[in-house]
RNA sequence: GGCCCGUUCUUCUAGCGGCAGGAUGUCGGUCUCUCGAACCGACGACGCGGGUUCGAAUCCCGCACGGGUCA
Numbered sequence: 001g002g003c004c005c006g007u008u009c010u011u012c013u014a015g016c017g018g019c020a021g022g023a024u025g026u027c028g029g030u031c032u033c034u035c036g037a038a039c040c041g042a043c044g045a046c047g048c049g050g051g052u053u054c055g056a057a058u059c060c061c062g063c064a065c066g067g068g069u070c071a
Stems, first nucleotide, its partner, number of pairs: 001070007011023003018054001025043006047063005
């Protein structure tokens, strides 16, 4: 340098053109003599820029970062 794959809450992960969901974490509550567990509630995300579309996490192009492979 060429080609391929990946990037979503703190972390792990689902999603395949129409509301971003789950677990974990944090905070509050219930329960308990206390802690823990359990249960309820709240908080919290689509790497960046552009394009297509009525509508993009999703399709296309570029960039960044990570990984694989060839030379």